[in-house]
């Protein structure tokens, strides 16, 4: 330099391929029940689509283009 394959809360994950109502799970934290205190267990909250543009009534999903990992090839 070219070619691919990833990007979603602190952390890992569904969803993408085929556009549609509030973006969903696990753990983490933060409060509550419960306990002689913890833990565990139930409950309740907090909190995310890499970045810009296009397309469309409507975009995490579809198109471009840049950024960042990873892997080939020269």
């Nucleotide at each position: 330099g070219g070619g691919c394959c990833u990007g979603u809360a602190g952390u890992c994950u569904a969803g993408c391929c085929u556009g549609g109502a509030u973006a969903g799970g696990a753990c983490a934290g933060a409060g509550g029940c419960c306990u002689c205190c913890g833990g565990a267990g139930c409950c309740u909250c907090u909190g995310a689509c890499c970045u810009g543009g296009g397309u469309u009534c409507g975009a995490a999903u579809c198109c471009c283009a840049g950024c960042a990992g990873g892997c080939c090839c020269g």